Overview:
The RNA shown here (transfer RNA) has 73 nucleotides and comes from a Candidatus Nanoarchaeia archaeon. Its mean pLDDT, the model's own confidence on a scale to 100, is 83. NCBI's taxonomy places the organism under Archaea, Nanobdellati, Nanobdellota, Candidatus Nanoarchaeia. It matches the Rfam family "tRNA". Gene Ontology term of the family: triplet codon-amino acid adaptor activity. It is annotated as a transfer RNA.

[in-house]
Formats: sequence, C1' cells, structure tokens
RNA sequence: GCCCCGGUAGCUUAGUCAGUAGAGCACAUGCUUGGUAAGCAUGAGGUCGCGGGUGCAAUUCCCGCCUGGGGCU
Repeated sequence: GCCCCGGUAGCUUAGUCAGUAGAGCACAUGCUUGGUAAGCAUGAGGUCGCGGGUGCAAUUCCCGCCUGGGGCU
C1' cells in the first nucleotide's frame, strides 16, 4: 500500500435486501426474607464510530474519514 470482518445502552451483543432500536448481565425502586443472596415485578439508560450523499423515510444503501482484528505483497 491493497483486501476482508467488526464499531449499536456501563459490559457482551441481536437486528441490517430502508419503515417508531431489542435482549442478557449490571444499575435503580418495590415485593419476598429475621437479614443477605437468589427469585419476581416495574423502571431508567442508546447522536446505532464521525462527516457527507440518495431518498418521503437510513442502524440498514453509496462515498470519505477514524478506530479494533485478520490476511496479502
């Protein structure tokens, strides 16, 4: 330098042939207990890496950039 894969909640990630973004763990509150843990219920938490483009509409398509991993020379 070129090619491939990834970047989504605090962490691990699903979703991606466009149509109001989900889960598990963690966190908060409540129930339960003599008290914890576990369990159950409810809730909060996301500029979907950044910038542009197309389009009625973009996490999803296109372009550039940043960053992590792998490969080739």